[in-house]
This is a predicted structure of a 348-nucleotide RNA (Bacterial RNase P class A) from a marine sediment metagenome.
Model confidence (mean pLDDT): 76 of 100.
Rfam family: Bacterial RNase P class A. It is annotated as a ribozyme.

């Protein structure tokens, strides 16, 4: 300089202010509620995106398909994952170390721009060999015709196995060794794979984050879930019903609304406002001892750690240092991404 990993997230102290629980004194009938006064207690490693799994609820489902989506080497871990651990394989690095969307292209279809002759059961642009004809010369050179040739050139992200050597008019898996590839066995591995040995000249270019096959796994909705209590006002359902209200405190009167198209009243059910619960005791955390390379699992012993609902966690003052990044709960977990500071420690 690099590379992995941990921990840490100003500190003490006064004083006023805020959530939320507890005690106590007042008020009122009250254990509610509302004032005072004490006590405790009050955000993160990411509370953040809401990208994945779960817990919980409510709807919805016999089972089984098809439709549509995810995942995709191989074992473990886990309540579950698209998450972790540990191994295979591949890829970068001088290295510690990192990174990978890593089932099938010898099932079937499509695609492969531009260039280039040709982009897949291939093809002859230069070249390059041979054979005619013809011209010019002196062996040979040049045009034209006809065939063989993937070595060499050139084009392209990729060009029909690679290097070598044999062999050929020049070439060519034509043919041999040696890599690779396919294929058959044997031996290690729980497997992924690996190593060795035998066979085939090689038939199979790439693209599956393109269709599509092959395995598997997946019911919707999401605390504004869901449960329970329940005004006003309008509207339902029952029953009882001849009178109800006004001017008016009584009585007479008047007038209005009824009385088959039921005023009035009492009861009942939805349900809105609003309140409560759902809520914070958990796949919890500290600490230890144990298996396990490791994720993790299991045992003892300890703690209770926000619960708000227009949403509390704030200010000021004072010491001190190395002068404070990124940020803030809203039903809870378990991963995953992103931001983001300065320290420690192993390793190259």
């Nucleotide at each position: 300089a690099g590379u992995a990993a941990g921990a840490c997230a100003g500190a003490u102290g006064a004083u006023c202010g805020c959530g939320u629980c507890c005690c106590g004194a007042c008020a009122u009938a009250a254990c509610a509620u509302g004032u005072c006064g004490g006590g405790a207690u009050g955000a993160g490693g990411a509370a953040a995106g809401u990208c994945c799994g779960a817990a919980c609820u409510c709807c919805a489902a016999a089972g089984g398909g098809c439709a549509g989506g995810g995942c995709g080497c191989c074992u473990c871990a886990u309540a579950a994952c698209g998450u972790g651990a540990g191994g295979g394989g591949g890829g970068u690095g001088u290295g510690a170390a990192u990174c990978c969307a890593c089932g099938g292209a010898a099932a079937g279809u499509g695609c492969c721009a531009c260039a280039g002759a040709a982009a897949a059961a291939a093809u002859a642009c230069c070249g390059u060999c041979c054979c005619g004809a013809c011209a010019c010369u002196u062996a040979g050179u040049g045009u034209c015709g006809g065939g063989g040739u993937a070595a060499g050139g050139g084009u392209g992200a990729a060009a029909a196995g690679g290097u070598g050597g044999g062999g050929u008019a020049a070439g060519a898996g034509c043919c041999c060794a040696c890599c690779g590839u396919c294929u058959c066995g044997u031996c290690g591995g729980u497997a992924a794979c690996g190593a060795c040995g035998g066979g085939a000249g090689c038939a199979u270019g790439g693209u599956a984050a393109a269709c599509c096959c092959c395995g598997u796994c997946c019911g919707g909705a999401g605390c504004a879930a869901g449960a329970c209590c329940a005004a006003a006002u309008a509207g339902g359902a029952g029953a009882a019903g001849a009178g109800a209200a006004g001017c008016u405190g009584c009585c007479c009167g008047c007038u209005u609304c009824g009385u088959u198209u039921g005023a009035u009243u009492c009861u009942c059910g939805g349900g809105u406002a609003g309140g409560u619960u759902g809520c914070u005791u958990g796949a919890g955390g500290u600490c230890u001892c144990g298996g396990g390379u490791g994720a993790c699992c299991g045992g003892g012993a300890u703690c209770c750690c926000a619960g708000a609902u227009a949403a509390a966690u704030g200010a000021u003052c004072a010491u001190c240092c190395u002068c404070g990044a990124c940020a803030g709960g809203a039903u809870u977990c378990g991963g995953c991404u992103u931001a983001c500071g300065g320290c420690u420690u192993g390793c190259u």